[in-house]
Molecule: transfer RNA
Organism: Chloroflexota bacterium
RNA sequence: GGGCCGCUAGCUCAAUUGGGAGAGCACCGUCUUGUCAGGUCGGGGGUUAUGGGUUCGAGCCCCAUGCGGUCCA
Numbered sequence: 001g002g003g004c005c006g007c008u009a010g011c012u013c014a015a016u017u018g019g020g021a022g023a024g025c026a027c028c029g030u031c032u033u034g035u036c037a038g039g040u041c042g043g044g045g046g047u048u049a050u051g052g053g054u055u056c057g058a059g060c061c062c063c064a065u066g067c068g069g070u071c072c073a
Base pairs, nucleotide, nucleotide: 001072002071003070004069005068006067007066010025011024012023013022019056027043028042029041031039032038049065050064051063052062053061
């Protein structure tokens, strides 16, 4: 330098043919327990890497850029 794959909550990851953005852990609170831990119930938390395009509608399709991984040179 080129090819391919990936980028979604603090972390690890889902999201069906393009149509309601979610789970587990973590965090905060309630209850339980003599306290902690554990358990129970509830809650907060999102520029879906960035910028454009297509579409009635984009996490998903197209283009560019950035970052990471991998292969080739």